[in-house]
Molecule: transfer RNA
Organism: bacterium
RNA sequence: GGCGAGGUAGCUUAGUGGUUAAAGCGAGGGAUUCAUAAACCCUAGACCGUGGGUUCAACUCCCACCCUCGCUA
Numbered sequence: 001g002g003c004g005a006g007g008u009a010g011c012u013u014a015g016u017g018g019u020u021a022a023a024g025c026g027a028g029g030g031a032u033u034c035a036u037a038a039a040c041c042c043u044a045g046a047c048c049g050u051g052g053g054u055u056c057a058a059c060u061c062c063c064a065c066c067c068u069c070g071c072u073a
Base pairs, nucleotide, nucleotide: 001072002071003070004069005068006067007066010025011024012023013022018056027043028042029041030040049065050064051063052062053061
């Protein structure tokens, strides 16, 4: 350089055009306990890598760029 996969919450992922984006871990609180842990309940937390385009409507489709990983020369 070429090809492919990917970028969504602090971390790991889901979401494949239509209800102001879901879950686990983690964080905070509650309840329980003599106390701690586990299990239980609740809460906060991401406008989806950046910028354009298509569409009535975009995390989702298209283009360019940035970053990560893999293959290849």